[in-house]
Model confidence (mean pLDDT): 86 of 100. A computed fold for a 351-nucleotide part of an RNA from an uncultured prokaryote, annotated as small-subunit ribosomal RNA, central domain. Rfam family: Bacterial small subunit ribosomal RNA. The full RNA is in RNAcentral, with records from ENA.
Context: one part of a larger RNA
């Protein structure tokens, strides 16, 4: 290098945005770089190949022809792929009407619960448990009722339902904003598709400054449990979880399955639109048809498991990763972080 893979056996980068790079719809003219043919030139010697010959044969040697390049030089070809120039509309983008959503960012704002405070009423227990016990109450708890204060997350609706690139997104109300799907076929005219490096986003924890603490709770105290029990369980509980700003950037970040396209039986739900038919007690019901999401399923794939039009089927354009367990998600260097750390990534030796 060739060649195999990448759902679960290693192996798809967490996600997206893109520059260089690589690959590109129909069609017409023209160059002729690649690409073909053709000629000439070059192509030492050995070695290859074919015909002598010499050692007894053959290896092995000598002789004679010949073939041989990602090569130059030159005439040609124009199908393809490429440069110019032109032209189209399916790709892509865009108008216009529609529409559905927990998509985003900020502002305001409602109602139950917990908890605590502040009064009545009440009186001796509450609590938790497997069962205690530690706790909390005669300084009057718990339960009850009335007022009050804070934080936080928002029951039912809620649904393999919606929406978003992915991380994520769920009271209600404004006001700002992104994207998506249908409809029409009205503009443009290939404007595309993938993309190393880059750049932006990124759940939890954790870090830095400054605010906030109701409940929850890492560590910690203290009560059980047991042989012990640094644990499960009980009672408190500091970081934290919240909010502003900034970092960090990793998760079994999953559909363990890149991303754009075409092509290949069907059925059955559900969400959003479209057109039709039926109707007019107009919701609905029924056909059809896009786009999403699930279940099943034929070919077909697959080691099986299962996947199947949302492909792990057939097939292309690009990226990106794998190469026997262990050492090693590691050491050393380099970047990057305040750090904690990440990111990149060997060997020895062992089996």
């Nucleotide at each position: 290098u060739u060649g195999g893979g990448c759902g679960u056996a290693a192996a798809g980068c967490g996600c997206a945005u893109g520059c260089a790079g690589g690959c590109g719809g129909u069609u017409u003219u023209u160059c002729a770089a690649g690409u073909c043919g053709g000629a000439c030139g070059u192509g030492a010697a050995a070695g290859c190949u074919c015909c002598u010959a010499g050692c007894u044969c053959a290896a092995c040697u000598a002789g004679g022809a010949g073939a041989g390049g990602c090569c130059g030089u030159u005439c040609g070809a124009a199908a393809c792929u490429g440069g110019a120039a032109g032209a189209c509309u399916u790709g892509a983008g865009g108008a216009u009407g529609g529409u559905a959503g927990a998509g985003g960012a900020g502002a305001g704002u409602g109602g139950a619960a917990u908890u605590c405070c502040c009064g009545g009423u009440g009186u001796a227990g509450u609590g938790g448990u497997g069962a205690a016990a530690u706790g909390c109450g005669u300084a009057g708890a718990u339960a009850u009722c009335g007022g009050g204060a804070g934080g936080a997350a928002c029951a039912c609706c809620a649904g393999u339902g919606g929406c978003g690139a992915a991380a994520g997104c769920g009271g209600c109300u404004c006001u700002c904003u992104g994207g998506g799907c249908c409809a029409u076929u009205c503009c443009u005219g290939a404007c595309g598709c993938u993309c190393a490096g880059a750049u932006g986003c990124g759940a939890a924890a954790g870090c830095u400054a400054g605010g906030g603490g109701a409940g929850a709770g890492a560590a910690c105290g203290g009560g059980a449990u047991u042989a012990g029990a640094a644990a499960c369980c009980c009672c408190g509980g500091u970081a934290u979880u919240c909010c502003u700003a900034g970092c960090c950037g990793u998760a079994a970040a999953c559909g363990a399955u890149g991303u754009c396209a075409a092509c290949u039986a069907g059925g059955u739900g559900u969400a959003g639109g479209a057109g039709g038919u039926c109707a007019u007690u107009u919701a609905c019901c029924c056909c059809u048809u896009c786009u999403g999401u699930a279940c099943u399923g034929c070919a077909g794939c697959u080691a099986a498991c299962g996947c199947g039009u949302u492909a792990a089927g057939u097939u292309g354009a690009c990226c990106g990763c794998c190469u026997g367990g262990g050492g090693a998600c590691u050491a050393c260097g380099g970047c990057c972080g305040c750090a904690a750390g990440g990111c990149u990534a060997a060997a020895a030796c062992u089996c």